[in-house]
């Protein structure tokens, strides 16, 4: 401080994911040490056991147990210790725990006035006299226990009366004082501790008030004691706190009331900060103690955590009559959880509570267990040590690396064990330490007791080898596994952290991704559909006053602790201590007085008025106009008329159409007319006229800030749509037919209804768009249009280019998307979704408003490259066209698919497979299939051994191989040996036409002999890229010229080679008179000359001349690159698979099979022609395991003999043609397939399954459907000739060679295929692309649903415990008074009424969860329909609304351009 992820790249938006800290944390793996912290975040969910409030005998009286003294005492009494319950006082309102509940009766801060206040300090005074009782105790009962009655005894600092009354309270007068009423006390013990009244301070508590405190408007009204006032109670106190009465207020878009969620702060955490989350531990503060309502006691009550009454729930005893009980205190169970600890020690310290103390009490609190939960700190050794050991791992086998690491050698001892010493924390003389077997100290002993996790494809340090094979599995994101995985699993080795390390979870940050510091809104998500005008914000000059903001400056106050800083103390450090600043805030004072706000005045330039011109489709409402169009009358007039790509449907002889002439009725106004013009948008166009608004401008008068903007709010608001009612020509949503089609719910055609029109009301929405809210200043030009005007440097509107400047680019740019200002609406990733609910509006269609579960890493914008288009434009090619000949019909050959088969062996499959590998399958070949065989092998290297190699014979076998027998002893030599061959054994290997051509190499094919493809260096663009290579011409050509941000280069073009034409020369046999042929070698052809056209240029047109003329003609030669093209079966080769078999050898088969169907071919159909006789001419090639000539014989292959020639010497050797007659249009003297017999040749072999020759046999076929294929000159097109391979031979095929020799070509509309430019893209695996809806099937959240269940609030009734208060006067009562026995004061029970917890009735609201069925949505490698979008996407798409229809969707009506060409125009 950034980085990864949309793409072929690119910029941009944007969303998503990672790197950092953090933490009361879980979890997994591991775990020496010691110091400071932390430790139920869940069930405020239930709690056994123990323990956490006592304490005072110096307040009583009493009883038990001692001791003394007196006494004759087991007794009295007296003192005195010590302990009990109990009256009685002080504490049990603090200290401890938690966070339910609380959006204000809370907390924070700053502030106040109408109060209280035990125990403290402090000031003033004060305490005289007297009464009367209830516990304890005793007695009699009850009850299972709790526990209780019943009577009698007694004490106090316990209660009561009465006197004092400075002061204090009340009332009143009154005016600083006074009068009248009225209120006190308690003593104890011995020297102090208590008590009473009033007044202060202190600590400490209620009460009010400003500000400041989450989210929801799918919560917009709330509210009746409610605001307020008067009197009255009430209280400490104000006060609707209560209550009677009176007003009718009171809050609330500045967000009331509802709903949800939470205890608030100081703080923590994060973060540069501003902000964000968060509120454990520590401290304030609140709130609660099992739920709920109410009360007494007190100085004080959270209206009581370990107090009491009521009522519930839920526990636990119980003798069934009744008791008990409240850990959210310390421990500690259970239960919930991913998860949180000991039933410890001590009061030694420091508090606290009580007492005169002593002391006692104290789960506060100091400790000490347990837990790596965290922070901090140490340690697991240190130096030396190379044979760079060994293991192990990798290897290119050489070695690298573990690796100075380990062995070793020296040394040290933190820590460990064992033992030793031993403090501070103790104030306050003695005496008191849980902590303690302490920290720390010394000594011994040995390297001894101590290292893991994670991770290693990029982000992100750190690389290999085995496993596995889209499987197992990883994964934060992007992704990685389908047989060479740095991405999984293991191994090896690295790299981080390190007693920890990593994962999960939260939370900040990065995230300027909610932007106040600090974003956007033209097309990426985003300006309301437009205007008026409240409320609110803003707001013109000038002085003058105040001082609300503002600003300095001072006090207070911001609690301690944290955090920051100097210091200091534990051995450091985490930790504590001490100081200082800060603690940005809130009040108070004081000054300033520009700014800003009030106040009140003046100005005139913003803004209005008035007036005089002026354009104009502004609105409205009446009259009137012509051309069309349909209908209807009539006349003329005859077969067709419409419509279409083509047709049909329909209309027409009952007379249509056409044409004439008349009437009607509706509805929109041609020309002018125009990137003219009005209007706030929507929108407005015949002409006239009433009415009626703006706007411009030209003077000058007048108001005197009167502007701006504008949540809520009003009003207007196309089309389509509703509602009544007219109207109804056109045209036309549904509808019908009719084509089209695979269908055609559509494009196209006849027809049609709503509707289109009027009038009155509804809708309220559109691509309602300048996708661009309003206003106001500023800030280059330059040219059009249309208005006023003094005609001007004037001022309005509307358009275009363009500068600065913006913008991601496109592209804005004075009519800004530019610089700044005010005010408004509006965005926050894509889907889900403008859906669902809910609510308002509407007759209804619908419209506003508007989420969420879920799912995805993207979606988009704008440019670039390309490819692609049923885009356009410009050029090429036997591409088309004009010609010749085919194919496709028939028969053969031959390749292919099939089918068959033991096998029919394998590849090769669109152009680029298919007479192709194969220039030649009876055996061989051969790779196949049946039998028989081998098993270091047919073939290669190494080792031992033995032996010459070898060569004859026999037998067995189908071979193949098996069994025997003879024969033969070589050659070199340094004399040791050697070299090559045969055999035999073993074990390293050998062998593979077996697999993957999608691992490869090499070598092909193909677009294409198309004319391209590139780079440097420059400049242009954030970039991707772009220029150059584009234009203007030209050319076979990226061939040259000229232009030009290029300017130069390379691979390609060409040319250089090779054949061929012409000529010269040279050599040269076998040729040869010359010519000539053969082999060199020169010459020549360059647009080189002339002329014309063009730009005078490249270049093209004739033309001369020449054998050849514009590349003469053939051929080799094939740019980057496509096509995971084709070849592992020419070779070679990585991995995998075989190894008595997938090797390998033999014999026979098969590759030749035939229902069929495709390609290449050859012979034909025949007279331009056969057959038959005679006659000519070649050229390029072969040849000794060969050509073979002649000669003989055969009808004839051929055979016998046999000359020449290892070749210019010999050989092999043409037909077509010319020429004689013959055949005369037929299935033939065409045609030769098929078959029959007889021959010949090659070869061990000719059956499967070769060629040949004669003789006979004579099939289909009469020029060929749709389609289609070659070729542009010696060229089709015909007619023989050789070669190769090859014993032979399927060759009609392949590759060469001559011989005879044409027709066409207007020309580039079209088919196909290129190449340049250029447009459009939602394509980039690239159109064989993308991609949309429905249905089927699988999940997976949600919505509706008759309804059910809860849960929380709520209105009214009914009942109503315990209490407080009142009433009643029914009982009942020691003090006190009194007229003395009845009363009274005053108490207490009771009863009763308000109020009112918990119940229970009948509604309401809200929230959750659930439900048959339903509904749309979302995701899923390979399902069905069909093809809506994207190229003009093949009917331009979309937007708003209606209808329609499996479905994408199509029609109608009205916008949009985010349409693609073409033409106009500017």
């Nucleotide at each position: 401080u950034g980085a990864g992820u949309u793409u072929g790249a690119u910029c941009c938006u944007u969303g998503c994911u990672c790197a950092g800290g953090a933490u009361g944390a879980a979890c997994g793996c591991u775990g020496g040490c010691g110091g400071c912290a932390u430790g139920c975040u869940u069930a405020a969910c239930a709690c056994a056991u123990g323990c956490a409030a006592g304490u005072c005998a110096a307040a009583c009286g009493g009883u038990u147990a001692g001791u003394u003294a007196a006494u004759a005492a087991u007794u009295u009494u007296a003192a005195u210790u010590a302990a009990c319950a109990g009256u009685g006082a002080c504490g049990g309102a603090c200290g401890g725990g938690u966070g339910a509940g609380u959006a204000a009766u809370a907390u924070g801060u700053a502030a106040g006035a109408a109060u209280c206040a035990a125990c403290g300090c402090u000031u003033a005074g004060g305490a005289g006299a007297g009464g009367g009782a209830c516990a304890a105790c005793a007695u009699a009962c009850g009850g299972a226990a709790a526990c209780g009655u019943u009577u009698g005894c007694u004490a106090a600092u316990a209660c009561c009366u009465c006197a004092u009354a400075a002061u204090g309270c009340u009332a009143a007068a009154a005016a600083u004082u006074u009068u009248a009423g009225u209120u006190a006390a308690a003593g104890g013990u011995u020297u102090u501790c208590g008590c009473c009244u009033a007044g202060g301070c202190a600590c400490g508590a209620g009460c009010u008030u400003g500000c400041a405190u989450c989210u929801a408007a799918u919560u917009a009204g709330c509210u009746u004691g409610u605001a307020g006032g008067u009197a009255a109670g009430g209280u400490a106190a104000u006060g609707g706190c209560u209550u009677a009465c009176c007003u009718a207020g009171g809050c609330u878009u500045u967000g009331a009331u509802u709903a949800g969620u939470a205890g608030c702060u100081a703080a923590u955490u994060u973060g540069a900060g501003a902000g964000g989350a968060u509120g454990a531990u520590u401290a304030g503060c609140c709130a609660c103690a099992c739920u709920g309502g109410g009360a007494u006691u007190g100085a004080g009550a959270u209206g009581a955590c370990g107090g009491a009454a009521c009522a519930g729930a839920c526990u636990u005893c119980u003798a069934c009559g009744g008791a008990a009980g409240g850990c959210a205190g310390c421990a500690g169970u259970g239960a919930g959880g991913a998860a949180u600890u000991u039933u410890c020690c001590g009061c030694a310290a420091u508090g606290a509570g009580u007492g005169a103390a002593a002391g006692c009490u104290u789960g506060a609190c100091g400790g000490a267990g347990c837990a790596a939960u965290g922070c901090c700190g140490c340690g697991u050794g240190g130096a030396g040590g190379a044979a760079g050991a060994a293991u192990g791992c990798c290897u290119u086998a050489g070695g690298g690396u573990u690796g100075u690491a380990a062995a070793c050698u020296c040394c040290u001892u933190u820590u460990c064990u064992c033992a030793u010493u031993g403090a501070a924390g103790a104030a306050a003389a003695u005496a008191u330490g849980a902590c303690a077997u302490u920290a720390u100290u010394u000594g011994a002993g040995g390297a001894a007791u101590a290292a893991g996790c994670a991770u290693c494809g990029u982000c992100u340090a750190a690389c290999u080898u085995c496993g596995u094979g889209c499987c197992a599995g990883c994964a934060g994101a992007c992704g990685c596994g389908g047989u060479a995985a740095u991405a999984c699993g293991a191994g090896g080795g690295a790299u981080g952290c390190a007693a920890g390390c990593g994962u999960u979870a939260u939370c900040c940050g990065g995230a300027a991704u909610u932007a106040u510091u600090g974003g956007g809104c033209g097309u990426a998500a985003a300006g309301a559909g437009u205007u008026u005008g409240u409320a609110g914000g803003u707001u013109g000059u000038c002085a003058a006053g105040u001082g609300u903001g503002u600003u300095u400056a001072a006090u207070g106050u911001u609690a301690a602790a944290u955090a920051u800083u100097a210091a200091a103390g534990c051995u450091u450090a985490a930790c504590u201590u001490u100081g200082a600043a800060g603690u940005u805030g809130c009040a108070u004072u004081a000054a300033a007085a520009a700014c800003u706000g009030c106040u009140a005045g003046a100005c005139u330039u913003g803004a209005g008025u008035a007036u005089g011109a002026u354009a104009g489709a502004g609105g409205u409402a009446a009259g009137g106009g012509g051309a069309a169009u349909u209908u209807c009358c009539a006349g003329u007039g005859u077969a067709g008329c419409g419509g279409u790509g083509a047709a049909a449907u329909g209309c027409g002889u009952a007379g249509a159409u056409a044409u004439u002439g008349g009437a009607a009725a509706g509805a929109a106004c041609a020309c002018c007319a125009a990137a003219g013009g009005c209007g706030a948008a929507a929108g407005c166009a015949c002409c006239u006229u009433g009415c009626u608004a703006g706007g411009u401008u030209a003077a000058u008068a007048c108001u005197g800030a009167c502007a701006c903007u504008g949540a809520g709010a009003a009003a207007c608001g196309a089309a389509a749509g509703c509602u009544a009612a007219g109207g109804u020509a056109u045209c036309a949503a549904a509808a019908a037919g009719g084509a089209u089609u695979a269908g055609a719910u559509a494009c196209c055609c006849u027809u049609g209804u709503a509707g289109u029109c009027u009038u009155a009301g509804c809708c309220g929405u559109a691509a309602a768009c300048u996708a661009u809210g309003g206003a106001u200043a500023c800030u280059a030009a330059g040219u059009g249009g249309u208005g006023c005007u003094u005609u001007u440097u004037g001022u309005g509107c509307u358009g275009c280019u363009g500068u600065a400047g913006u913008u991601a680019a496109c592209a804005c740019g004075u009519u800004a998307a530019g610089u700044a200002u005010c005010c408004c609406g509006c965005c926050u990733g894509g889907g889900g979704a403008g859906u669902a609910c809910g609510c308002u509006u509407g007759c209804a269609a619908a419209a506003g408003u508007g989420a969420a579960a879920c799912u995805c890493a993207a979606a988009g914008g704008a440019a670039u490259u390309g490819a692609c288009g049923g885009g356009g434009g410009c050029c090429c090619g036997c591409a088309c066209a004009a010609g010749c000949g085919g194919u496709g019909g028939a028969g053969c050959a031959u390749g292919u698919g099939g089918u068959u088969u033991a096998a029919u062996u394998u590849g090769a499959u669109g152009c680029a497979a298919c007479a192709c590998a194969a220039a030649g399958a009876a055996c061989c070949u051969u790779a196949c299939c049946a039998g028989g065989g081998u098993u270091u092998g047919a073939c290669a290297u190494g080792c031992u051994a033995g032996g010459a190699a070898a060569u004859u014979u026999u037998u067995u076998g189908a071979a193949a191989g098996g069994a025997a027998a003879a024969u033969g002893u070589g050659c070199c030599u340094u004399a040791g040996g050697g070299a090559g061959c045969c055999u035999a054994g073993a074990c390293a290997c050998a062998g593979g036409u077996g697999g993957u051509g999608c691992a490869u190499g090499g070598c092909u094919g193909u677009c294409g002999u198309c004319a391209g493809c590139u780079c440097g260096u420059g400049u242009c663009g954030u970039g991707a890229g772009a220029u150059g290579u584009u234009g203007g011409g030209u050319u076979a050509a990226g061939u040259c010229c000229c232009g030009c941000a290029a300017c130069g280069a390379g691979c390609g073009c060409a040319a250089c080679c090779c054949u061929u034409g012409u000529u010269u020369u040279u050599a040269g046999u076998u040729a040869u008179u010359u010519u000539u042929c053969u082999a060199g070698a020169a010459a020549g052809a360059c647009u080189g000359c002339c002329a014309g056209u063009u730009a005078u240029a490249a270049a093209u047109u004739g033309g001369a001349g020449g054998a050849a003329g514009g590349u003469g003609a053939g051929g080799a030669c094939g740019a980057c690159g496509u096509c995971a093209a084709g070849u592992c079966a020419u070779c070679a080769u990585g991995c995998c698979c075989u190894u008595u078999a997938u090797a390998u050898c033999c014999u026979g088969g098969g590759c030749u099979a035939c229902a069929c169907a495709c390609g290449u071919g050859c012979u034909a159909c025949a007279a331009u022609g056969g057959g038959g006789g005679a006659g000519a001419c070649a050229a390029a090639a072969a040849g000794u395991c060969g050509c073979a000539a002649g000669u003989u014989u055969g009808c004839a292959a051929a055979a016998a003999c046999a000359a020449g020639c290892u070749a210019a010497u010999c050989u092999c050797u043409a037909a077509a043609c010319u020429u004689c007659a013959c055949c005369u249009c037929a299935g033939u003297u065409c045609g030769g397939a098929u078959a029959g017999a007889a021959a010949g040749c090659u070869g061990c072999a000719a059956c499967u399954c070769g060629c040949u020759u004669u003789c006979u046999u004579g099939a289909a076929g009469c020029u060929g459907g749709a389609a289609u294929c070659g070729c542009u000159a010696g060229u089709a097109a015909u007619c023989g000739c050789c070669g190769g391979u090859c014993a032979g031979c399927u060759a009609u095929a392949c590759g060469g060679c001559g011989g005879u020799g044409a027709a066409u070509a207007c020309g580039u509309u079209c088919c196909c295929g290129g190449g340049c430019c250029u447009u459009g893209u939602a394509c980039a695996c690239a159109c064989c692309g993308c991609c949309c809806g429905u249905c089927a099937c699988a999940c997976u959240a949600u919505g509706a649903g008759a309804g059910u269940u809860g849960g929380c609030c709520u209105u009214g009734c009914c009942u109503a415990a315990a209490g407080c208060u009142g009433u009643u006067a029914u009982u009942u009562u020691a003090a006190c008074u009194u007229u003395u026995a009845a009363a009274g004061a005053g108490g207490a029970a009771a009863a009763c009424a308000u109020c009112u917890a918990a119940g229970g009735c009948c509604g309401g609201g809200u929230u959750a969860a659930u439900a048959a069925u339903u509904a749309a949505a979302g995701u899923g490698a390979a399902g069905u329909c069909g093809u809506a979008a994207c190229a003009a996407g093949g009917u331009a798409g979309c937007c708003g609304u209606a209808c329609u229809g499996g479905a994408a969707g199509g029609u109608g009506c009205g916008g949009c351009u985010g349409g693609a060409a073409c033409a106009a125009c500017u």